[in-house]
Context: one part of a larger RNA
RNA sequence: UUGGGCGUAAGAGCUCGUAGGUGGUUUGUCGCGUCUGCUGUGGAAACGUGCCGCUGUAUGGUGCGCGUGCAGUGGGUACGGGCGGACUAGAGUGCAGUAGGGGAGUCUGGAAUUCCUGGUGUAGCGGUGAAAUGCGCAGAUAUCAGGAGGAACACCGGUGGCGAAGGCGGGACUCUGGGCUGUUACUGACGCCGAGGAGCGAAAGCAUGGGGAGCGAACAGGAUUAGAUACCCUGGUAGUCCAUGCCGUAAACGUUGGGCACUAGGUGUGGGGUCCAUUCCACGGAUUCUGCGCCGUAGCUAACGCAUUAAGUGCCCCGCCUGGGGAGUACGGCCGCAAGGCUAAAACUC
Numbered sequence: 001u002u003g004g005g006c007g008u009a010a011g012a013g014c015u016c017g018u019a020g021g022u023g024g025u026u027u028g029u030c031g032c033g034u035c036u037g038c039u040g041u042g043g044a045a046a047c048g049u050g051c052c053g054c055u056g057u058a059u060g061g062u063g064c065g066c067g068u069g070c071a072g073u074g075g076g077u078a079c080g081g082g083c084g085g086a087c088u089a090g091a092g093u094g095c096a097g098u099a100g101g102g103g104a105g106u107c108u109g110g111a112a113u114u115c116c117u118g119g120u121g122u123a124g125c126g127g128u129g130a131a132a133u134g135c136g137c138a139g140a141u142a143u144c145a146g147g148a149g150g151a152a153c154a155c156c157g158g159u160g161g162c163g164a165a166g167g168c169g170g171g172a173c174u175c176u177g178g179g180c181u182g183u184u185a186c187u188g189a190c191g192c193c194g195a196g197g198a199g200c201g202a203a204a205g206c207a208u209g210g211g212g213a214g215c216g217a218a219c220a221g222g223a224u225u226a227g228a229u230a231c232c233c234u235g236g237u238a239g240u241c242c243a244u245g246c247c248g249u250a251a252a253c254g255u256u257g258g259g260c261a262c263u264a265g266g267u268g269u270g271g272g273g274u275c276c277a278u279u280c281c282a283c284g285g286a287u288u289c290u291g292c293g294c295c296g297u298a299g300c301u302a303a304c305g306c307a308u309u310a311a312g313u314g315c316c317c318c319g320c321c322u323g324g325g326g327a328g329u330a331c332g333g334c335c336g337c338a339a340g341g342c343u344a345a346a347a348c349u350c
Stems, first nucleotide, its partner, number of pairs: 003322004007304002011318001013200004020193003024087007032080002035075007047065006090190001091187003094183005102176007109153001114148007124135002161168002205246006214240002219235004257317006265295012299306002323350003332343004
C1' cells in the first nucleotide's frame, strides 16, 4: 500500500518471445473513448437552504438543491482509437568494404612435468623456519640419447579485442553467428518492452563409457602445538580431461533491467569514413561514426560518489523492496537419479 523507493534493504544470471501495455509523419472517413445541449430516470427519510407553523429551543409541514450516476437523443471532432490511402527521419533488407581469444568440428606444433629403456657417473637426493616421513648401492639425484602419454598453451598480451550473459588465447583447414563503416538501391512503422513460456547458463556435483601426465577434496604418514581432526612437508583416491545425458546454482557484480530522446568539455586507446597538407608512402592536422578507460561542469545524491558508457532531465514496458531474528526455513505443489532447486509462510522474539 491511490505513498516512497531499488550502486551500498530492493534489478530476475542472460537472451528470445506469447498475451498484454505502449508507439513516427501526413490525409480521408467513422464518432468507440472524449467534450457539449436536451429529455427521461436517479424511492422515501436523512443532509443543505427558502418559506410556513410553534412565545422560543427542539420537533413538524412545504418548495428547491443534493443524489457527482444511468439510458435515450441532437451536435462538435483537436487529441486517443477503428477502418482506408500516402510518406521516410524509426526498424529491417540489398550492395561495397572491414576488425576480432565470437561459436562448432577435424587435423597438427613446440617448450615443460611425469614415466619407461639405454649410456655416463657415485652417495646421497628431496624437503623445511628447522626437521622428519619419503626416495636411493637392487645404483637414486645430476647429465646425455631414444621412446610413451596426458594436460595446458610462455613471449606477443595491452583498464587491448570478441560475445546476450556464462565466457573466449599455440597453429592450419572446413562450417557458422553477430558487430562496425560507407552507399542511399529496396521494404514502408514492419518498432520498444514483455506476465506466463522456451532456450542458453562458471565451478562443483550426478549417470554411463573412455582417459589419467601434472595438480589434488577425502584419506595416510611426518612435523608444529597444551591440543592441531588445520596452516608447513611426503604421499595420494575421487575429481580435474573426452563423449553423451542430467543439474540450473554463484560476490552469475558495474552489487547499477531493457529501449528511445535531450543535457559543457578535456584526455588516452581499439575499429572505420571524409577533408587538409605531402609528387607518392610514412608521419601529421581537422572532422565524423562506433567501442573501451580516466578526469571533470551543470544537475543529482544522506554521504561516498555518478556525471553523453549518468546514479542528470523526460517518456514507455517489465522485475523487485517495505525493521532485525525466526528463514530463503517449515508445510504444500512443481522439477530432479540424487545432491538439491523454484515457489514460500506463521507462532515466538528484540